[in-house]
Context: one part of a larger RNA
Molecule: small-subunit ribosomal RNA, 3' major domain
Organism: Elusimicrobiota bacterium
RNA sequence: UGACGGGGGCCCGCACAAGCGGUGGAGCAUGUGGUUUAAUUCGAUGCUACGCGAAGAACCUUACCUGGACUUGACAUGGUUGGGAAUUUCCUGGAAACAGGAAAGUGCCUGCAUCUGCAGGAGCCCUUUCACAGGUGCUGCAUGGCUGUCGUCAGCUCGUGUCGUGAGAUGUUGGGUUAAGUCCCGCAACGAGCGCAACCCUUACUCUUAGUUAUCAGCGGGUAAUGCCGGAGACUCUAAGAGAACUGCCCAGAACAACUGGGAGGAAGGUGGGGACGACGUCAAGUCAUCAUGGCCCUUAUGUCCAGGGCUACACACGUGCUACAAUGGCUGAUACAAAGGGUAGCAAAACCGCAAGGUCAAGCAAAUCCCAUAAAGUCAGCCUAAGUUCGGAUUGCAGGCUGCAACUCGCCUGCAUGAAGUUGGAAUCGCUAGUAAUCGUGGGUCAGCAAUACCACGGUGAAUAUGUUCCCGGGCCUUGUACA
Numbered sequence: 001u002g003a004c005g006g007g008g009g010c011c012c013g014c015a016c017a018a019g020c021g022g023u024g025g026a027g028c029a030u031g032u033g034g035u036u037u038a039a040u041u042c043g044a045u046g047c048u049a050c051g052c053g054a055a056g057a058a059c060c061u062u063a064c065c066u067g068g069a070c071u072u073g074a075c076a077u078g079g080u081u082g083g084g085a086a087u088u089u090c091c092u093g094g095a096a097a098c099a100g101g102a103a104a105g106u107g108c109c110u111g112c113a114u115c116u117g118c119a120g121g122a123g124c125c126c127u128u129u130c131a132c133a134g135g136u137g138c139u140g141c142a143u144g145g146c147u148g149u150c151g152u153c154a155g156c157u158c159g160u161g162u163c164g165u166g167a168g169a170u171g172u173u174g175g176g177u178u179a180a181g182u183c184c185c186g187c188a189a190c191g192a193g194c195g196c197a198a199c200c201c202u203u204a205c206u207c208u209u210a211g212u213u214a215u216c217a218g219c220g221g222g223u224a225a226u227g228c229c230g231g232a233g234a235c236u237c238u239a240a241g242a243g244a245a246c247u248g249c250c251c252a253g254a255a256c257a258a259c260u261g262g263g264a265g266g267a268a269g270g271u272g273g274g275g276a277c278g279a280c281g282u283c284a285a286g287u288c289a290u291c292a293u294g295g296c297c298c299u300u301a302u303g304u305c306c307a308g309g310g311c312u313a314c315a316c317a318c319g320u321g322c323u324a325c326a327a328u329g330g331c332u333g334a335u336a337c338a339a340a341g342g343g344u345a346g347c348a349a350a351a352c353c354g355c356a357a358g359g360u361c362a363a364g365c366a367a368a369u370c371c372c373a374u375a376a377a378g379u380c381a382g383c384c385u386a387a388g389u390u391c392g393g394a395u396u397g398c399a400g401g402c403u404g405c406a407a408c409u410c411g412c413c414u415g416c417a418u419g420a421a422g423u424u425g426g427a428a429u430c431g432c433u434a435g436u437a438a439u440c441g442u443g444g445g446u447c448a449g450c451a452a453u454a455c456c457a458c459g460g461u462g463a464a465u466a467u468g469u470u471c472c473c474g475g476g477c478c479u480u481g482u483a484c485a
Base pairs, nucleotide, nucleotide: 001485002484003482004481005480007479008478009477010476011475012474013473015469016468019432020431021430022429023428026323027322028321029320030319031318032317033316034314035313042053043052064309065308066307067306068305069304070303073132077131078130079129082126083125084124087104088103089102090101091100092099093098108121109120110119111118112117134298135297137296138295139294143292144291145287146286147285148283150281155194156193157192158191159190160189161170162169163168174185175184176183200275201274202273203272205243206242207241208240209239210238211237215232216231219230220229221228246269249263250262251261252260253259325425329384330383331382332381333380334379335378341372342371343370346365347364351360352359353358391422396417397416398415399414400413401412402411438461439460440459441458442457443456444455
């Protein structure tokens, strides 16, 4: 100087407390451990692994296993030998890779020749051979890059000066204050940098400009009905610019900074809400399987191609979720109101067929125009009457539909039948402070299809509680002790 202390002081955080809803019990989904297996590819492992890499494993992916094949190779550049030249189709064997064979076809550029030839060249294919290719093989404890974490915590440092023999100190401590090393005052310090804040995006309000594909108040026309048409530029909206909030103003307390309580004005009030943004560093943290890369290793194989299988196994254990156990509910009928997205190898209306999944035909739309597309909880009416039920939907049987060469291992969906556990969950444990929790649907990416209950977004309805800081956990500052570095 740090680190540590079941030392002290001050302070913060959904840290506790006060509340609301969960997990832990059930069934299923998914990930992991374990076990099994020819293989169940690999990585991630307290917080910071476990719906994680994977924004989608039937084949492919795919790295694993079994079997069948290849050896200048599936891919790159250059050279060497010879041949054909591009390209297309078919036959035989085979699971395919591949092997063998047949047919059509001979193009482009240059030159010479002539009437259809010859020579050379570029691209391309096959063959021979050599440099080399190739490796998801090892090392994340050789690395770059990227990332997690402490932590959006308020800290981390430097120059000069001063003090100290020196390691170092001072500044950065102290008194206040703040979300903040934020600001003020004081002070052997005076300044500065990286962080904080602000600048950026979005949301809440207003104005100006603009008016199509959006809008429709007034005017005219038209319909069974609809901005449907003429038109309008008010409103909503869209999208470009501008304004607006700064403790700026007032009251009370206070040296300053500020803070507390209240008020005016305002759409908004004290960082208005949300996001992006992550200091010096820590964990030899994670990743050699995104990529890049040193070293090592393989080179008729640890490389490459193909078929089938596996990654989906199943006495079990754990994590994360979904659905429930019902009446604040279930079922049936009627009816209302969103936002944000996506669409041409695509989204697909209407009509018709089917109980349905879906099918047939097909308008429109590269989309503020057309489509996906009925939002659902809600509201109104009816039935159910406390039961393992009209709760719950696992499991299983049959019949179908869709995608795709192909749904057996191993897809999703529909109909009929079946109708398991489950009556609110031990110890323990998690999330959340407001348009939040809870609850309700909607869309998107990946994607042929889908194991999505995941993830990422969007809106609808919409709470309770916070007296406080004694305690638990994590963190910041000062101080003290130390057998630690």